This is a predicted structure of a 525-nucleotide part of an RNA (small-subunit ribosomal RNA, 5' domain) from a metagenome. The full RNA is in RNAcentral, with records from SILVA. Its mean pLDDT, the model's own confidence on a scale to 100, is 85.
[in-house]
Context: one part of a larger RNA
């Protein structure tokens, strides 16, 4: 001189964008953050409708029973999703990253193709009864479904295989139309299921290269190095195991002990390099400290499950509950760092055929001069150079066109009005197209959808009306005098200043710099 995720100090008017626990990977009160489908099931706890029956009258209303028929749905069974989204950076110097190759793999949803969806069965929850327990919550025993479960057929395409062999499928639901003995049935469109095989898309794995400090760390290594035969795995391998050889790594740092998430990138620099790695994107790790595995397409899983541990709460002392390094919040620790706030309109996820629900991601608001960048705090005139203030050589000179006065103007802020954009979609109906017909889809014309939000912009309206400070003048280095203090009291980056005239302490006029800011402090180049 730039620069900061900045802090303190004095000050302080508005927007816009951004950014805001860099320390305790410290402990957590509370509320919220992952559901979702009734077009997979069986069913009715609660709401509203319907039919039926009895009561009271006010004769069309109340009230009580029944009754899943209907609209819908609490808990259940089942499906999908809870492996993403979000959060932190402790650990990790390592195939963790990054660059660039490789082959031995596996992918729910989505997508091309090819073949199917055919017949049967046992069971369990909810739900009813009965027990235990203070609770958590657990057990018996009786009914019941299915897109839950489990068998047979079908299938050489496909897997394991050298040969012979061995093994492995399903499940319906919805709309329209015929048609019915109102159970269905047929048919056709949709979504679904299954079984092979491409595709995309994700993901595992292996190899070169590069990636901080320290030799006051010099050797290190037994599954270690490599074959072989077995196991495992979605997939190569000492990934495991037997049994065989005796390798393998190192001064081109092995092995140890220090720091440390790594990269795109940010800071500086003319560059070359140094310094970093907040926010934003990739990637890795991690989830109260250790371990382990189930389930699934993925997990050894942040709001899952078991085992141990610390620590907190509850207990009838027998035995139970929990994890904010998710949003907000509270304690602590700290120089330091925000709201227990609105919304799903939009943008994205989940589940769902769809309305739709969910969603502290996300998109506003709120708080902070934290920072960038814009604008404001007024224009012009105005010389008696007023008045006061300061210095004076007592003439005077300065503060100074500054005020004051006269003319103007009204941005921001205040009031009051008008008011876009962000909206794309969604619903009934109606009409049209579409269809072999329906239906879906595609248009029109209707309605309806905005948290911000008292939006943004516009416009009218009063009045110079509400809006300036900070640090410094001894050289470096733009800016000078009085007065007070007298090596006191102070100041200081660095050289230095104060021991009676201090342009260097302290005030005061005066000036010079930045200006909603200025100054220290720290920290990088």
């Nucleotide at each position: 001189g730039a620069u900061u995720g900045a802090a303190c100090g004095c000050u302080g008017g508005c927007g816009g964008c951004a950014u805001g626990c860099u320390u305790a990977a410290c402990a957590c009160a509370u509320g919220c953050a992952a559901g979702u489908c009734g077009a997979a099931c069986g069913g009715c706890a609660g709401c509203g409708g319907g039919g039926g029956a009895g009561a009271g009258c006010u004769u069309g209303c109340u009230c009580u029973c029944c009754u899943g028929c209907c609209g819908g749905c609490g808990a259940g069974u089942g499906g999908c999703g809870g492996a993403c989204g979000g959060g932190u950076g402790a650990g990790u110097a390592a195939c963790a990253c990054g660059u660039g190759g490789g082959g031995a793999u596996c992918u729910g949803c989505c997508u091309g193709g090819c073949a199917g969806u055919g017949g049967g069965g046992g069971a369990u929850a909810a739900c009813c009864c009965g027990a235990g327990g203070a609770a958590a919550c657990u057990c018996g025993g009786g009914c019941u479904a299915a897109u839950a479960c489990c068998g047979c057929a079908u299938a050489c395409g496909u897997c394991c295989u050298g040969a012979g062999g061995g093994g492995g499928a399903a499940a319906g639901c919805g709309g329209g139309c015929u048609u019915u003995u109102c159970g269905g049935a047929g048919u056709u469109c949709g979504c679904g299921c299954u079984g092979c095989u491409g595709g995309a898309u994700g993901a595992g794995c292996c190899c070169a290269c590069g990636u901080c400090c320290g030799a006051u760390u010099a050797g290190c290594u037994a599954g270690u190095u490599g074959g072989u035969g077995g196991g495992g795995u979605a997939a190569a391998g000492g990934c495991c195991u037997a049994c065989c050889a005796a390798g393998g790594c190192g001064a081109c740092g092995a092995u140890c002990g220090g720091u440390a998430g790594c990269u795109g990138g940010u800071c500086u620099g003319a560059g070359a390099g140094g310094a970093u790695g907040a926010u934003c994107a990739g990637c890795c790790a991690c989830a109260c400290u250790g371990g382990g595995a189930c389930u699934g397409a993925g997990a050894c899983a942040c709001g899952g499950c078991c085992c141990a541990g610390a620590c907190u709460c509850c207990u009838a002392c027998g035995g139970g509950a929990g994890g904010c390094a998710g949003c907000a919040g509270u304690g602590g620790g700290g120089a330091a760092u925000a709201u227990u706030g609105g919304a799903c309109a939009a943008u994205g996820g989940g589940c769902g055929c769809a309305a739709g629900c969910c969603u502290g991601a996300u998109c506003c608001a709120g708080c902070a001069a934290u920072g960038c960048c814009g604008c404001g705090u007024g224009g012009g005139u105005g010389a008696a150079g007023a008045a006061g203030g300061c210095c004076u050589g007592c003439g005077g000179g300065u503060u100074g066109u500054a005020a004051a006065g006269c003319c103007c103007u009204u941005u921001c802020a205040g009031u009051g009005g008008u008011g876009a954009a962000g909206a794309g979609g969604g619903g009934g109906c109606g009409c049209g197209u579409g269809u072999a017909a329906c239906g879906a889809g595609c248009g029109c014309g209707u309605c309806u959808u905005g948290a911000c939000g008292u939006u943004a912009a516009c416009c009218a309206c009063a009045g110079a009306a509400g809006a300036a400070g900070c640090a410094c003048c001894g050289g470096c280095u733009a800016a000078c005098u009085c007065c007070g203090u007298g090596c006191c009291a102070g100041c200081a980056g660095c050289c230095g200043c104060g021991g009676u005239a201090a342009u260097a302490c302290g005030g005061a006029g005066g000036g010079u710099g930045c200006g909603a800011g200025c100054g220290u402090u720290a920290a990088u180049c």